This is a predicted structure of a 74-nucleotide RNA (transfer RNA) from a Candidatus Poseidoniales archaeon. The source organism's lineage runs through Archaea, Methanobacteriati, Thermoplasmatota, Candidatus Poseidoniia and Candidatus Poseidoniales. Rfam family: tRNA. Rfam classes the family as a transfer RNA.
RNA sequence: GGGCGCGUGGCCCAGCUGGAUAAGGCGGCGGCUUCCUAAGCCGCAGAUCGCGGGUUCAAAUCCUGCCGCGCUCG
Numbered sequence: 001g002g003g004c005g006c007g008u009g010g011c012c013c014a015g016c017u018g019g020a021u022a023a024g025g026c027g028g029c030g031g032c033u034u035c036c037u038a039a040g041c042c043g044c045a046g047a048u049c050g051c052g053g054g055u056u057c058a059a060a061u062c063c064u065g066c067c068g069c070g071c072u073c074g
Stems, first nucleotide, its partner, number of pairs: 001073007010026003019057001028044005050066005
């Protein structure tokens, strides 16, 4: 350099045949329970969906240029 795949809350991971408030787990905060802690239960906050551009009434999703990571070919 070529090809393929991936990038989504602090971490992990769905959603990606376009459609309304982006799901879930861990963690965080608050509450209930307990003598206290843990466990359990309930609630809350937290994601410009890697960055830019395009298509569309509408983009995490489609197209495109970059950036980063992984695999592979030379």

The coordinates come from a structure-prediction model, not an experiment, and the mean pLDDT is 82.